[in-house]
């Protein structure tokens, strides 16, 4: 220096629920409080997987309904990509 597997220390982040006329059609995010967790629970939606369907497309109707479709999320579903803290043995 790498790799395994880890003790100690320094911090870090934050699920469930909670508050908010913040922002969304809605999933679902911000932000305070919370702490079940996490060595990547730091970024990237590129593959798969799941939420969601306002507007838009198709397909259907005499109209209407409905069905499908993410381009909308989710990185705390799993894979991949970038990037990174600490080192006893």
């Nucleotide at each position: 220096u790498a790799c395994u597997a880890u003790a100690a220390a320094a911090g870090g982040c934050a699920a469930a629920c909670u508050u908010u006329c913040c922002c969304g059609a809605a999933a679902g995010g911000g932000a305070g409080g919370g702490a079940c967790g996490c060595a990547a629970a730091g970024c990237c939606a590129c593959g798969g997987g799941c939420c969601u369907g306002c507007a838009g497309g198709u397909a259907g109707u005499a109209a209407u309904a409905u069905a499908c479709c993410a381009u909308g999320g989710u990185a705390g579903c799993c894979g991949g990509g970038c990037u990174g803290c600490c080192u006893u043995a």
The RNA shown here (c-di-GMP-I riboswitch aptamer) has 89 nucleotides and comes from Desulfoscipio geothermicus DSM 3669. The sequence was found by an Rfam model in a public genome assembly. The coordinates come from a structure-prediction model, not an experiment, and the mean pLDDT is 85. Taxonomically the source falls in Desulfoscipio geothermicus (Bacteria, Bacillota, Desulfallaceae, Desulfoscipio).